Large-subunit ribosomal RNA, domain IV from Collinsella stercoris DSM 13279, 356 nucleotides, folded computationally.
It matches the Rfam family "Bacterial large subunit ribosomal RNA".
Its mean pLDDT, the model's own confidence on a scale to 100, is 90.
NCBI's taxonomy places the organism under Bacteria, Bacillati, Coriobacteriales, Coriobacteriaceae, Collinsella stercoris.
RNAcentral holds the full RNA, with entries from SILVA.
[in-house]
Context: one part of a larger RNA
RNA sequence: CCAUGGUCAAGGAACUCGGCAAAAUGGCCCCGUAACUUCGGGAGAAGGGGCGCCGGCGCGUACGUGGAGGGACUCGCUCCCCGAGCGGAGGCCGGCCGCAGUGAAGAGGCCCAAUCGACUGUUUACCAAAAACACAGGACUCUGCAGAAGGCGAGAGCCGACGUAUAGGGUCUGACGCCUGCCCGGUGCCGGAAGGUCACGCGGAGGGGUUAGCCAAAAGCGAAGCCCCGAAGCCAAGCCCCGGUAAACGGCGGCCGUAACUAUAACGGUCCUAAGGUAGCGAAAUUCCUUGUCGGGUAAGUUCCGACCUGCACGAAAGGCGCAACGAAUUGGGCGCUGUCUCGACCAUGGACCCG
Repeated sequence: CCAUGGUCAAGGAACUCGGCAAAAUGGCCCCGUAACUUCGGGAGAAGGGGCGCCGGCGCGUACGUGGAGGGACUCGCUCCCCGAGCGGAGGCCGGCCGCAGUGAAGAGGCCCAAUCGACUGUUUACCAAAAACACAGGACUCUGCAGAAGGCGAGAGCCGACGUAUAGGGUCUGACGCCUGCCCGGUGCCGGAAGGUCACGCGGAGGGGUUAGCCAAAAGCGAAGCCCCGAAGCCAAGCCCCGGUAAACGGCGGCCGUAACUAUAACGGUCCUAAGGUAGCGAAAUUCCUUGUCGGGUAAGUUCCGACCUGCACGAAAGGCGCAACGAAUUGGGCGCUGUCUCGACCAUGGACCCG
């Protein structure tokens, strides 16, 4: 010097990102316990007191167990009475000893406020346990069963389910309370026997090739057959079109003016939009400017709490706002307590180090 333990004057978080670590609390009995609350809880809230041994009340009591004995009948490993023996609290009064009586060991620190998540659970096997996942509950949607919808498989086949809409699948939300506004123009989905567009196919107007033949032989014309193009017309879905639908994907404005101090603007004008953000919340797990401003707490507070609202860029099931209980979660504060610190010291054990 390192590791692991132990102790410390005075102070007591001044340490530090942060009380990290340590200290402290700790059992049982009694007293006594607030806000808040979903009336269960919060509660071991908090905060106090007692605890050993001896004697007396009491001959070891109450109580438990129950031998022998007695009794009853349903006759038994039965029941009832009595109660020996054994076990044996708790309370009151008095006394005794020590520094100390749950005499050693083991055995919650507590409170206030806020954020998130309701809760018990689950998770990154080996850096994350959480405010992430799940969750009961809510909603939308698909599925009517001879073979559901959906999924696995090349298939046979299987799951769904030996189920049947109070069932099963998918998606979102996430206890509970109060609620969940406006927009269907775009995208999606659902509906729509009209109309537009429109593939194959049907169809075959018409055109072409070939040539028996016609013609004066050349040129030309040219039936049938065979072959090649091929118009109109008919024709499904889709798309267009017409509607619906937002707990579907999503979206939810700008400028100017105006009140008898000023300031502000209930009010007016104008432009644009599918509609211009309702309730509630708000410098927030969201606020750039920002350590916003005011208040609280501190001697002093970029954090924290309460307000304000100028929301760069909250907002209603990618839910909004509350909320008792819960949390090895996060944040701020306080009491207790301490070698975390002022500031270090000593001790023990094992290393390091020296010698062999």